RNA sequence: UUUAUGUGCUAGGGGGGCCGAAUGAGUUCGGCUGAGACACUGGACCGCAAUGCCAGGGACCCUUUGAACCUGACCUGGGUGAUACCAGCGUAGGGAAGCGUUAAGGCAGCGAG
Numbered sequence: 001u002u003u004a005u006g007u008g009c010u011a012g013g014g015g016g017g018c019c020g021a022a023u024g025a026g027u028u029c030g031g032c033u034g035a036g037a038c039a040c041u042g043g044a045c046c047g048c049a050a051u052g053c054c055a056g057g058g059a060c061c062c063u064u065u066g067a068a069c070c071u072g073a074c075c076u077g078g079g080u081g082a083u084a085c086c087a088g089c090g091u092a093g094g095g096a097a098g099c100g101u102u103a104a105g106g107c108a109g110c111g112a113g
Stems, first nucleotide, its partner, number of pairs: 001105004006101005011063004017032006026045001038057001040056004069094003075088004
């Protein structure tokens, strides 16, 4: 100095689930997919109806070698009890990085024979 894998530190990015049952107040239990669908905290707002909203936090995944995630998309095909479930779309358009360590190689310098 290059490449690659693993890994560490710091920083950053990200996530509209779908159902069943019991309830009746801001739920409870269970099923499916998934890494992740929250055993948490606060607030707004509502006031016989909710199955949520906002903020924080946790876990998890991802960070240009980028399909984590967003858009297209109330998309297309298949399948399911249902779903963003599977596949396509996708060589599409966007998307968040630096440092260290490890290994191998290249180059240069120095020393010894």
Molecule: TPP riboswitch aptamer (THI element)
Organism: Herpetosiphonaceae bacterium